[in-house]
RNA sequence: AUUCCGGUUGAUUCUGCCGGAGGCCACUGCUAUUGGGGUUCGGCUAAGCCAUGCGAGUGGAGGGCGCGUCGCAAGACGUGGCCCCGCGUACGGCUCAGUAACACGUAGUCAACCUACCCUUGAGUCCGGGAUAACCUCGGGAAACUGAGGAUAAUACCGGAUAGGCGAGAGAUGCUGGAAUGCUCUCUCGCUUAAAGCUACGGCGCUCAAGGAUGGGACUGCGGCCUAUCAGGCUGUUGGCGGGGUAACGGCCCACCAAACCUACAACGGGUACGGGCGAUGGGAGUCGGAGCCCGGAGAUGGGGACUGAGACAAGGCCCCAGGCCCUACGGGGCGCAGCAGGCGCGAAAACUCCGCAAUGCGCGAAAGCGUGACGGGGGAACCCCAAGUGCCGCUGUACUUUGUACGGCGGCUUUUCGAGAGUGUAAGAAGCUCUCGGAAUAAGGGCUGGGCAAGACUGGUGCCAGCCGCCGCGGUAAUACCAGCAGCCCAAGUGGUGGUCACGAUUAUUGGGCCUAAAGCGCUCGUAGCCGGGUUGAUGUGUCCCUUGUGAAAUCGGGCGGCUCAACCGUUCGGCUUGCAAGGGAUACUAUCAGCCUUGGGGUCGGGAGAGGUCGAGGGUACUCCGGGGGUAGCGGUGAAAUGCUGUAAUCCUCGGGGGACCACCAGUGGCGAAGGCGCUCGACCAGAACGAGCUCGACGGUGAGGGGCGAAAGCUGGGGGAGCGAACGGGAUUAGAUACCCCGGUAGUCCCAGCCGUAAAGCAUGCAGGCCAGGUGUCUGGUACUCUUUGAGAGUACCAGGUGUCGUAGGGAAGCCGUUAAGCCUGCCGCCUGGGAAGUACGGUCGCAAGACUGAAACUUAAAGAAAUUGGCGGGGGAGCACCACAAGGGGUGGAGCCUGCGGUUUAAUUGGAUUCAACGCCGGACAACUCACCAGGGGCGACAGCUGGUUGAAGGCCAGGUUGAUGACCUUGCCGGACUAGCUGAGAGGUGGUGCAUGGCCGUCGUCAGCUCGUACCGUGAGGCGUCCUGUCAAGUCAGGCAACGAGCGAGACCCUCGCCCCUAGUUGCUACCGGUUGAAUGCCGGGCACUCUAGGGGGACCGCUGGCGCUAAGCCAGAGGAAGGGGAGGGCGACGGUAGGUCCGUAUGCCCCGAAUCCCCUGGGCUACACGCGGGCUACAAUGCGCAAGACAAUGGGAUGCGACCCCGUGAGGGGAAGCCAAACCCAUAAACUUGCGCUCAGUUCGGAUCGAGGGUUGAAACUCACCCUCGUGAAGCUGGAAUCCCUAGUAAUCGCGAGCCACUACCUCGCGGUGAAUACGUCCCUGCUCCUUGCACACACCGCCCGUCAAGCCACUCGAGUGGGGUCUAGAUGAGGCUUACUCGUAUGGGUAAGUCGAAUCUAGGUUCCGCAAGAGGGGCUAAGUCGUAACAAGGUAGCCGUAGGGGAACCUGCGGCUCGAUCACCUCC
Repeated sequence: AUUCCGGUUGAUUCUGCCGGAGGCCACUGCUAUUGGGGUUCGGCUAAGCCAUGCGAGUGGAGGGCGCGUCGCAAGACGUGGCCCCGCGUACGGCUCAGUAACACGUAGUCAACCUACCCUUGAGUCCGGGAUAACCUCGGGAAACUGAGGAUAAUACCGGAUAGGCGAGAGAUGCUGGAAUGCUCUCUCGCUUAAAGCUACGGCGCUCAAGGAUGGGACUGCGGCCUAUCAGGCUGUUGGCGGGGUAACGGCCCACCAAACCUACAACGGGUACGGGCGAUGGGAGUCGGAGCCCGGAGAUGGGGACUGAGACAAGGCCCCAGGCCCUACGGGGCGCAGCAGGCGCGAAAACUCCGCAAUGCGCGAAAGCGUGACGGGGGAACCCCAAGUGCCGCUGUACUUUGUACGGCGGCUUUUCGAGAGUGUAAGAAGCUCUCGGAAUAAGGGCUGGGCAAGACUGGUGCCAGCCGCCGCGGUAAUACCAGCAGCCCAAGUGGUGGUCACGAUUAUUGGGCCUAAAGCGCUCGUAGCCGGGUUGAUGUGUCCCUUGUGAAAUCGGGCGGCUCAACCGUUCGGCUUGCAAGGGAUACUAUCAGCCUUGGGGUCGGGAGAGGUCGAGGGUACUCCGGGGGUAGCGGUGAAAUGCUGUAAUCCUCGGGGGACCACCAGUGGCGAAGGCGCUCGACCAGAACGAGCUCGACGGUGAGGGGCGAAAGCUGGGGGAGCGAACGGGAUUAGAUACCCCGGUAGUCCCAGCCGUAAAGCAUGCAGGCCAGGUGUCUGGUACUCUUUGAGAGUACCAGGUGUCGUAGGGAAGCCGUUAAGCCUGCCGCCUGGGAAGUACGGUCGCAAGACUGAAACUUAAAGAAAUUGGCGGGGGAGCACCACAAGGGGUGGAGCCUGCGGUUUAAUUGGAUUCAACGCCGGACAACUCACCAGGGGCGACAGCUGGUUGAAGGCCAGGUUGAUGACCUUGCCGGACUAGCUGAGAGGUGGUGCAUGGCCGUCGUCAGCUCGUACCGUGAGGCGUCCUGUCAAGUCAGGCAACGAGCGAGACCCUCGCCCCUAGUUGCUACCGGUUGAAUGCCGGGCACUCUAGGGGGACCGCUGGCGCUAAGCCAGAGGAAGGGGAGGGCGACGGUAGGUCCGUAUGCCCCGAAUCCCCUGGGCUACACGCGGGCUACAAUGCGCAAGACAAUGGGAUGCGACCCCGUGAGGGGAAGCCAAACCCAUAAACUUGCGCUCAGUUCGGAUCGAGGGUUGAAACUCACCCUCGUGAAGCUGGAAUCCCUAGUAAUCGCGAGCCACUACCUCGCGGUGAAUACGUCCCUGCUCCUUGCACACACCGCCCGUCAAGCCACUCGAGUGGGGUCUAGAUGAGGCUUACUCGUAUGGGUAAGUCGAAUCUAGGUUCCGCAAGAGGGGCUAAGUCGUAACAAGGUAGCCGUAGGGGAACCUGCGGCUCGAUCACCUCC
């Protein structure tokens, strides 16, 4: 600044609403120093009610009295005290109830009017008369008031006259004008009828007429609210003639006559509302308001009525009714604050019962003057606007620290305000102003600090509590969001909240929006009003444009100038505004109207042809079903599998014949026709439309279309037919937890026909109709033209034109998907529709319908979203491709059964410490626990650095003998000794904690992952999220590689690399080796000396690369086979684990934030427990035996380990082991006999010579200690177990299986774990079926991501609403009754104002009846909305497991199911066609 910002998502774009930021108004919380100005202050609710006082009087120069003074009196003077009279009281002031209207505004008209006081002009003011008030007298009454008698005056009243006026008739020459009904003049008649005085002598009045001014009255055009869920209204209604009435026109009123009049351009009705100038806001257009000030209107408790008067139907006048209040002597009276104050009430909401007529104005008056709650002033109020202040400087200290800031101290300066005094000021005061004195003195708050939105990642408290929050959202133990403190930010005498309103909002779109999918095109068509409308000529000048004039009050608004110290405010001037209206003049392109012409829009005619176009009639066909005949025999039918069902009275099946109803295969095609719904055998009749062609014809006749009319699938309804098949409902059978379904067997309405109704559908191209314009390519249908071919046919083909119907696509459009000459592009006309979601297409009302129901169509309440398109993921009981022994298949061996070992759960217990819980917890925490470990339990004991207080040389801490206590102990207690300076009694604070939080963390690890993925740079595409690259084809173990491609490259992964093993070579040769030589010995495979060839050891190197050949593949990548080779296609095995996910695991390894314990949750000791045992689960070991077991003999390893260690060898012991003891810090010595195996013998299928559990006895070892609770040996005992249900695990070669050995932990203890070697198979060479993984694709309402989302009934609570027997009340209308009172007329009484009677008319109020409308209450009924964790199911979203949805109908606890027709907004596979 003509502005945005937050909120739907995992993210994005859009639609859309909600919220925030600004202004103004009312109320309100907290807080508050002063002054000025202002049109602020009971407007919003109660136009509710009011005590008291005041708010309209004045005139003595109109008059009569009274009183006072003077005077003898007459009289004079004074006094408005009383009365008559005049003028005023119709203004001013208040309020906004009513009013949707000529009420208001604006512009006009009155040829239809009035106007007191004022001005101008002219003419007058003559003669008479009778009353009356005050006053006096006497009455009535409580009062209010009132009666009778008597007296009197006038500018009071009355009679007469004249002028004049009015009316009628006749005439005129005239005037104004658009027009005489007007004016003027003459004559005649009729009617009516003026005057007033006072005086101070200046003058002031009075009467008539004319004119003016002012003020009013009436009429008209135009303008300004909502509602059609108000569509018809009206009987004085519309007009006429004649009257009445009025100042005046008029149905204003009356009588008669006619039957009109208003209305979709909204009459009539309902709701709301005084209107305008203006105000708020906005850039404007607008929207909202209209209290205060000004103009106009209306009202004065509600309602009615007249009188007086120039003027009223009269706020502070009268009469009446009603309701309210007051007084009363009960007879009767009185009152009306929406004037100023004030009171009550109402409410969220609003002031003093003040001063003054000094100013301004008004009334009266000749004037002086009087009156004035108008007004001018003061008081109160955080009403608005404006202005000012709450201090400044220096030094110093503290804290932070960048100049500096904050606080404290000291010193100094100033005085606006403040306090005091004087003057001025004012009607009186006050304020203000001027001067003097005093003194920093007397003066700062409110809101906010998560985002939006400016300011805390500060401290404490709280712990989904308390609370906050406009919206989003915070709070479940580290809260920048709650409550406080501190700090900060924004405004500032204010600052926040609530409600309203404008802007923001282009979310009502005229300016300036939309409608395929977000809300939104009527199912289609015909057509009325309306709106819009081709070419050309002329006229008019309607709209339109220009000029001039008038008007559009002032205030308000803007600029200049000026006055208050500035400003606000005020004055003045100019401008603008009221966006307008009217009058006059002009222009004529466009619009309009009139007159004429034209042909291109449209219509018509003619021509040949296309078509499931419609209606009616006739004919035909196959299938089906039923019946009959024949043949034939046991099943048929049905399903995933079945059953119900049919069949021996002969089915199904075959065949022949007959009946019946419905339907119309192939042709058949994004082919055709129709406005849409819709239309399909053949033929005929009738009807209708479209396309094409024509040098024809008419001549704008057109487009759209509110209302309105017609047509309108299926279902449904009424009546009558018909009924084969199918088939809601219904019956039965299955399925299932259930199955009111899906499947099956039956089957009624219906489906069919005729007549009538209904009027709706996803009635869809989710795309209204019409016209014009804007690239193309390619199919197809109809017609035409030309050419070619020709079998000559109504033939075939090609090109072009026109029309239809598809598809791709340019520009352009779109949020995108997409649309794209058949627009969703550009331009135009007309219609319909939308304005967040839900409530709801519901309720009420109306119209239609036989009904079902249709059309029209809300609100309360509730909610922050609901939604569209596209993106990335994830998912699918979607698809495709690839892959894996933690997949299958083919195989091998197990587990699941037994006993034992071990871990877990559970249970038990004083304790059985804790963690880990699908894969990815469970021989896991290297966790094999006797104490220790240890975290658990029982019992006992110990411990506080440092600081303050306390005690202490009158002896602290600490140590010790004895006794006691104890399981034990100078641990404690008693007594005493030693000792020589500290001290745990208190408060803080510490050490320590395997105490809590793995959801505060680091680190490490598991797992996805035996996977092949995850990204980046640049470019490109997309508004964007994002995509591309990373896709496709082939290939691979692999995103491995190759080729293609808007991509080109790159990184992390894969691979490469590193280690081990396999072959060879080189180097080296002890502690290793020994082919060869020599020595030694009785001999030796021994030993010694040579030796380093071999083995080995451990360092280095070579070797393998699809390199070669053949085939496949694209000549590629590569794959298959072969040769050679120790090894072949990754040689085998390992190490190495991408970006990340899993709030995975670990605070009990260590580290670590926060919280907690702190003399105990710390530390130590003794003992116990972690080892319990009805049970359940996981992992193992040993077995069940003969491929075995036992005994004897014999053979062959590798990896490793060894010093408070491994221990040869010798001796003892049945053995475990013991006693000695060499060697070895290790290629040297030791552990150390490997075992399976081989040979021989025994066993002979048995619970055994299998199996070894359990138990008993004896012994050994480690250790302080083997009872709970170690291992080993010997003897004895000899359990279960005879191959293991459902299910489940591992494994593809030196693997599985099997055999032993070593090491780890370790004092002792291995069925565990980690290694090592020995023996050594079987079966795939595949697949995607199961389980999963990767990629591509598809759908999605999922994104906490299918363990997702989500629907309805029922149950509970709260809320608003609808219906409702009835009941209470208000408004309004109609009719009737009663009828105050008014008016008119007539009669009558009467001196008269007047009274009475009658008739007519108007008529308030009340009552009755009815209609209509609104409101309140209401038993009960109904649905709706909302509400952390209720019940039943699973309807929808992935093919959601029966595709979904729409209309309709039936059924059902519920979501729903089923029938019929429709839609695709349906996945998937296949086929046809088109592109």
The RNA shown here (small-subunit ribosomal RNA) has 1475 nucleotides and comes from Hadesarchaea archaeon YNP_N21.
The RNAcentral record of the sequence draws on ENA and SILVA.